RNA sequence: CAAUGUAGCUCAGUUGGUAGAGCAACGGUUUCGUAAACCGUAGGUCACGAGUUCGAAUCUCGUCAUUG
Numbered sequence: 001c002a003a004u005g006u007a008g009c010u011c012a013g014u015u016g017g018u019a020g021a022g023c024a025a026c027g028g029u030u031u032c033g034u035a036a037a038c039c040g041u042a043g044g045u046c047a048c049g050a051g052u053u054c055g056a057a058u059c060u061c062g063u064c065a066u067u068g
Stems, first nucleotide, its partner, number of pairs: 001068005008023004017054001025041005047063005
């Protein structure tokens, strides 16, 4: 100096308008049982602080952390 920071993990989020997917977890169906498959449920201070705005994960500034 640059990039990145969003669920337990890996990551989306297309000009600012109710935060999502896959895997994992839990429950159920199925099976003699397990696995697989299918259905469902829960899980979030969007790193932190401030500003702009009717409204911010998204724009602006600062701080921290990680990577180069």
This is a predicted structure of a 68-nucleotide RNA (transfer RNA) from a marine eukaryotic metagenome. Its mean pLDDT, the model's own confidence on a scale to 100, is 82. Its Rfam family is "tRNA". Its family is annotated with triplet codon-amino acid adaptor activity in the Gene Ontology. It is annotated as a transfer RNA. The RNAcentral record of the sequence draws on MGnify.